[in-house]
RNA sequence: AAAGAGGAUAAUAUGUCUGCGUGCUUUGCUAGUCAAGGCACGAGGAAAGUCCGGACACCAUAGGGUAUGAUGCUUCCUAACGGGAAGUCUUGGUAACGAGAAGCUAGCUCCACAGAAAGAAACCGCUUAGAUACGCAAGUUGAAUAAGUAAGGGUGAAAAGGUAGUGUAAGAGACUACCAGAUGCUUUGGUAACAAGGUAUGCUCGGAAUGCCUCAUCAGGUGCAAUGCCAAAUAGGGGAGCUUGAAGUUACCCGCUUCUAUAACUCUCGGGUAGGCAGCUUAAAUCGGCUUUUAUAGACAUUAUUGUGUGGCGACACCCGAUUUAGAUGAAUAGACAUAAUGCUACUUAUUAUGUAGUAAACAGAAUCCGGCUUAAUAUCUUCUUUUAGC
Repeated sequence: AAAGAGGAUAAUAUGUCUGCGUGCUUUGCUAGUCAAGGCACGAGGAAAGUCCGGACACCAUAGGGUAUGAUGCUUCCUAACGGGAAGUCUUGGUAACGAGAAGCUAGCUCCACAGAAAGAAACCGCUUAGAUACGCAAGUUGAAUAAGUAAGGGUGAAAAGGUAGUGUAAGAGACUACCAGAUGCUUUGGUAACAAGGUAUGCUCGGAAUGCCUCAUCAGGUGCAAUGCCAAAUAGGGGAGCUUGAAGUUACCCGCUUCUAUAACUCUCGGGUAGGCAGCUUAAAUCGGCUUUUAUAGACAUUAUUGUGUGGCGACACCCGAUUUAGAUGAAUAGACAUAAUGCUACUUAUUAUGUAGUAAACAGAAUCCGGCUUAAUAUCUUCUUUUAGC
C1' cells in the first nucleotide's frame, strides 16, 4: 500500500424568541379543570417487521388423554425463549473467521438416464464337461448346452472394504499378514459432548429423515380494540331450541363446575348507546463503578461529603452510589436566529500546522410494557489475517 475477517461507538452542543403537550405550583375571577404566569420533562438504534419469549388482564373452579405444532450436540446464563456465552464434532476458506448438529440396526418410500443389476444381479469374460477337426500318443481346438465364478473389463455419482500372498479347475475373507470400518468389553483425560488408546470377533453394500416416520422435551385460549367503573338513552321488545337437560375451560373425548323447567343458557330478528374515567407508565428499569506516568494525578457521578468494587474464561451474578427521564387519544414532542464543534470543498500559508469562505447530513417517528431475533441505512474508531515493497 492492497485485499479480506471480527467487534464497538455516535445520531452535534449551548443560548434567545415564538408555538404545542403532561405534571406540580402561584394569582385572578363570571368558580370552570376558565384565564394569565413560573418550574421540570417531552420520539429511536432500530420506535420498523409482528418473527419468538414473557409480564399483566379475563375465561376459571381441576385436571387427564388423543390430535396438532415447535425445538433437537454438551455445559452454563436468563423470568423465559427457536435467544446469549464457552466448548466438542463435521465442514468451507491459505488464514483471520464462517456455516451446520437427535435417530437409516423399528418400519416404509425414493435415487432419472446409462448399466446384467441400484439392495442383489451376470452383458463381455475366466474354469470344467463337451460335438467337430488335427495328432502314433500325450495333447491341441473347442459349436449348442450344462455346472461353477464375481478376482479382470464395461456402465454409472455410487456396484458385495483395501494392498499383498496362500490356495483353487478357475476364483472368492475361503485362509494368512498388515490396514480401514463396525460391534462387545475396557484404560487414561475431561462436569459433559468427546479425544487418545488396549483387547476380542472375518462381523464387512451406500445416500436422502429442510422424505413419510420414530424418540426426547415443551406448549390452554384470547389479547390494552384485554379488562374494570360511572353516566345517559332505548322497546327490562319479538321468535326458536332444550326437557335431567343446557352452558362453560384451544379442535375432540373423559372428568369437573354452574343453572333449575314461567329458570338459566344458546341462536336469531329488531331497537338504543358509541360519552367519560381508570388501565397509562416505578420498571425482570436506567446511569456510574474509568485511564495512566500509580500520584491524596486526570476524568466521571454527586448539591456536597464521598465513591470509582467482588466473583467468573465468558455471557453474566452480587454489591455500592445516583436518577424518575413522553403518556397523546384524530393523536403533542416543533420552527427561526446566533455561536461553537465535527466532516467535506475551495483559497491562502511555511503546502504538515494555522487562517478565510461556503456547505452538510442517511434509515426513519412512541400508542400497554419488557427481553431477544431479523431487516433498512450514514459517519467513525479499533483488533486480527494474507500478499507485495522498503528499512